[in-house]
Context: one part of a larger RNA
RNA sequence: UCAUGGCUAAGGAACUAGGCAAAAUCGACCCGUAACUUCGGGAGAAGGGUCGCCAGCGUAAGCUGGCCGCAGUGAAAAGGUCCAGGCGACUGUUUAUCAAAAACACAGGGCUCUGCUAAAUAGAAAUAUGAUGUAUAGGGCCUGACACCUGCCCGGUGCUGGAAGGUUAAGUGGAGGGUUUAGCUUCGGCGAAGAUCUGAAAUGAAGCCCCAGUAAACGGCGGCCGUAACUAUAACGGUCCUAAGGUAGCGAAAUUCCUUGUCGGGUAAGUUCCGACCUGCACGAAUGGUGCAACGAUCUGGACACUGUCUCAGCCAUGAGCUCG
Repeated sequence: UCAUGGCUAAGGAACUAGGCAAAAUCGACCCGUAACUUCGGGAGAAGGGUCGCCAGCGUAAGCUGGCCGCAGUGAAAAGGUCCAGGCGACUGUUUAUCAAAAACACAGGGCUCUGCUAAAUAGAAAUAUGAUGUAUAGGGCCUGACACCUGCCCGGUGCUGGAAGGUUAAGUGGAGGGUUUAGCUUCGGCGAAGAUCUGAAAUGAAGCCCCAGUAAACGGCGGCCGUAACUAUAACGGUCCUAAGGUAGCGAAAUUCCUUGUCGGGUAAGUUCCGACCUGCACGAAUGGUGCAACGAUCUGGACACUGUCUCAGCCAUGAGCUCG
């Protein structure tokens, strides 16, 4: 010096990104126990008391009296607690070996496909899974307990349905044309049949165009100007554009740039925190919205207790290292 333990005057978080680490709490019995709440919980809430030994009484539980110590769950082992908020309802799962979470899952909700040789999946196929199941079933996608709710837009993209018209493949079709040559020629050519090379019209499905529906499908949800008898503001009006112009609720938020917004609370002092306001750069309703008891090795702020975290360091023990032998 390092590591691991132990103790420390006064103070007690002044340490620090942060009470990290340590300390404190800890058992059993008795008393007592708030807000809130889904009435189950919260709750071991919080907080307070008792605990040894001897004697008497008592079946016992225990009661009464006495005795000792600094100390009686006499050593060891054995919750710290409370207040407020964010997120996720919960138990669970996860990056074996830097992440345990607010991520995943979840019960519940919804949409959609599937009538059985089901859809879907694996395979070239046979076949297999689905399922020895049958729509109260199975697959896919989204949301994520519960409570209150889930607004407007179908113009674009997707999906579903429609079939009148337009477009449209192979195929069918074979008009016409080329090559070849028996023959005929006014020698320039013409040219049957056959063979061969081509090939127009016509016909021709789905799809696309088209017409509807559909947003718990992918998604989207405006601008400018004026106006009230102080001022300010604008219930009101005008105008442009759109498929429709963001409803309820929430809001400087896990979202707010300006921003340490402004006001209030807490502190002597608070870029964090809590409650409001609304000017939402750029919340918003199953890419769910807003709440919410319980739960959490979650995150944030505060308080009590407690302490060598600190003011500020000291001492002791054990081990390692170093020096000497």
Molecule: large-subunit ribosomal RNA, domain IV
Organism: Aureivirga sp. CE67